[in-house]
Context: one part of a larger RNA
Formats: sequence, structure tokens, C1' cells
RNA sequence: UGACGGGGGCUCGCACAAGCGGUGGAGCAUGCUGUUUAAUUCGAUGCAACGCGAAGAACCUUACCUACCUUUGACAUCUACGGAAUCUAAUAGAGAUAUUGGAGUGCCUUCGGGAACCGUAAGACAGGUGCUGCAUGGCUGUCGUCAGCUCGUGUCGUGAGAUGUUGGGUUAAGUCCCGUAACGAGCGCAACCCCUAUCCUUAGUUACCAUCAGGUUAAGCUGGGUACUUUAAGGAGACCGCCGGUGAUAAACCGGAGGAAGGCGGGGACGACGUCAAGUCAUCAUGGUCCUUACAGGUAGGGCUACAAGCGUGCUACAAUGGUUGGUACAGAAGGCAGCGAAAGCGCGAGCUGGAGCAAAUCCUAAAAAGCCAAUCGUAGUCCGGAUUGGAGUCUGCAACUCGACUCCAUGAAGUUGGAAUCGCUAGUAAUCGUGGAUCAGAACGCCACGGUGAAUACGUUCUCGGGCCUUGUACA
Repeated sequence: UGACGGGGGCUCGCACAAGCGGUGGAGCAUGCUGUUUAAUUCGAUGCAACGCGAAGAACCUUACCUACCUUUGACAUCUACGGAAUCUAAUAGAGAUAUUGGAGUGCCUUCGGGAACCGUAAGACAGGUGCUGCAUGGCUGUCGUCAGCUCGUGUCGUGAGAUGUUGGGUUAAGUCCCGUAACGAGCGCAACCCCUAUCCUUAGUUACCAUCAGGUUAAGCUGGGUACUUUAAGGAGACCGCCGGUGAUAAACCGGAGGAAGGCGGGGACGACGUCAAGUCAUCAUGGUCCUUACAGGUAGGGCUACAAGCGUGCUACAAUGGUUGGUACAGAAGGCAGCGAAAGCGCGAGCUGGAGCAAAUCCUAAAAAGCCAAUCGUAGUCCGGAUUGGAGUCUGCAACUCGACUCCAUGAAGUUGGAAUCGCUAGUAAUCGUGGAUCAGAACGCCACGGUGAAUACGUUCUCGGGCCUUGUACA
């Protein structure tokens, strides 16, 4: 000087407390361990691995296993020789591949040949998702959006170092003020950026419809108009600016006015010096090392989907604030051409036929759902719950056996609110309700985004956990 303390002081955080809803019990989905297996490819392992890499394993992917094949190789450069390339047929085979036929003779040319492309041969070499993340780059997690981490000069100390950065206040903040052997500065904080809340200007189609006219069973449907809504560009606006109080006359804090918004208005992006030899050699790159008729390459089938058990994360429930049936209302955001697909018709339905319109403020996906209004059920393993299983189908796709999703009929399991323990959340939040997107032929209860309805509680900081500052002790470095 740090680190540590079941030392002290101050202080912050959904850390506790006060509340609301969960997990832990059930069924299923999904990941992991373990076990099994020819293989169940590999990585991630306290917080900070476990719906994680994977924004999507039937084949492919695919790295694994088995079998069958290739050896200058699927891919790159170089040499020689031959042939244009290319298209196509037959046979054998699971296919890779092998054998044998047919068509075709192009472009440039100094007529030697050349440019592509294909085949053969030899070797230089290719190739490796083999190993090492404890050799590395890059990227990332984490403490933590915590308020810290440092430097120059000066001063003090023999020196390691200290000071500044400590102290009194204050703040979300090393934020600011005052004091001060320090004076300044840098990386962080904040602000500058984006979205959102109000208004103004400009613009008016594909948006809108107040006034005027036409029109309908109905409808901005038509003429017309840019008022309003809205769209998207530019501005205004909030700064403790004003008033009162407290304070050291300061910084600031408390209350009030005006205002759409008030004290960082709400949200996002943004992550200091560093820590964990944290993670990644399987995104990529790369040193070293190893394999080179195999640890490389191709194909088919299988596996990654196994299943005594254990754990994590979710979904659906156990019901009446509910289930079922009928009627009826209101979003936002997003996507669409090998695409979205309307009306209409068929089917109980998944869906099929159909093909209008739309590269989209125009058309489509598109029905929002919870809600509201009625009816019914009457506390029951039920008209709760939907697992499982049988049958019949639909769709995607060469192909749904291993191993897809969905529909209909039948079946109707566990489950009556969950032990010890444990998680999230402070406001348009929790809870609850649906909607869209990426990936994607198909395949979400995951992920990412969007809106609808919309709470309770916070006395407080004694305690638990983690952090910051000062101080103290130390057989620690």
C1' cells in the first nucleotide's frame, strides 16, 4: 500500500421488511446429469452452465456410428498429355460409383497456338469441427451503469509511498459548494444520440371527413376539401427558470404557482482502470503440435429423439372472479412475389377448389383475446382438468417407420393449491389477455417485439445478501 475481520461509523440496492404473483407437489414441453448404446457428435458447470451456442436434428444440417467406396483428392496454385464445353440413353448397384452408347464440335488466332471448362499422369501440396482458450488475436460474460480508477507538476517522507481523491455539507453520481500543500488534467458520471409525452410551421396521397352536394340495405362509396386525426421533416418547450421557506450569504433541499410534462419527466443505446490464467482453437483468424491409402474425402442407413433415476427453466391445470353455448365491441406493432392470398363454393374440421387485389398508409395475413349482454352447469374428480391410447384424416416434403405439425370421433390419467426451501416485481410496473416476427419446405409451451385490461404495498434500515467511502486491528501478500 492492499486484502481480510462472527471490528467500528456513514451510506446505497426488490437486499430485508410491507405487499402481489410464482417455483418446489401433478401431467406435458424443453435443457442438463446419470445410465444405456455400434453411435447416443462437441462445447457451456456457483452467482456469471442447464428453453445456453442451436433465430428451429425426418434426409440435408452433422461434426457421431455401421457398411460400401476414393487417394494430388470435394477445394487452391503449378507441369505434361488428351479432349471444346455441354446435353442425353442403357445396364449393374442402397447409393457413391463403374461400364457401354448417342448428339455436339463453339470463341479468339500471327494457324504455332490461346482463353475458359473436362479427363488422365507424376509430385510440390491440398485437407483436418484433430489437441492445446494455461501460447494467442478478435468477440463476450461478470463484479456493475457500481462511482470509482489514475496522471503531470509541486510539497512531505531515508524509502516503500503519501498528498491531490481526506474534512463540513449536498447529490443518482469523485454531482456540486465551502474548507484545504496543493494546483491542474485525463478515463469514467452527466450532457450531446434514438424512442416517447404537449404545441407550432411546412406538406396532403394510398391517410382523414368538419362544412357543401350526390349516393346506398350498408359503407369516405363519389364529387369536393386539408379543418380534425394522422404521417414525417423542421422548430418550440423544462432550466430549480419564477415565488415562499430551510441552509453557511454557498451548493442544495422542501413546498407552491404556471404548465402537456417538475426537479435525471419515462424508456433505450452507451459499461472507466481492472478482476475471474472466466468463456470461446466448433463463427472466424492464428503460433505450436499431431494425422497424411487417413484423425482427409464421398455415399446409404442409423444416431444426436434412447430411459430405473435426479436437477434446472417453462406451459397447462386443479375450477364458479370459473367451464360451456349464442350474440356483440375496441388495439398496436409486424410481415408479404419461388410471397401474402380476398370474395365465392365444398368439407363437422384440419383443409381443398378458386384466383380478385397487392413489391403494399391503397391489397392480403386479420378472427384480436380477455371485456360486455344473455342462457346453462351447482361444488361433484364434475359440463373442472386434459395426459394417454385406439381409429379415421389433412398439410409440408423425393420421403413423416425409427422421428413432423395439425384435425375429427372415441378414450378420459395424475391433479382438490403443493414439505423443507426458494424466485420475480415499486406503476402503465406486477398480474392477466391476446397479436406479430426472426429462423423456416414443414416443425415453438422457447426467443424477440407489440398492444388491451390493470392492482397491492414500502413503517423503516435492527437483521440476511451484495456494493461504496472513512477509520481501526492483523502470526496474510

Predicted 3D model of a 477-nucleotide part of an RNA (small-subunit ribosomal RNA, 3' major domain) from an uncultured bacterium. The full RNA is in RNAcentral, with records from ENA, Greengenes and SILVA. The coordinates come from a structure-prediction model, not an experiment, and the mean pLDDT is 85.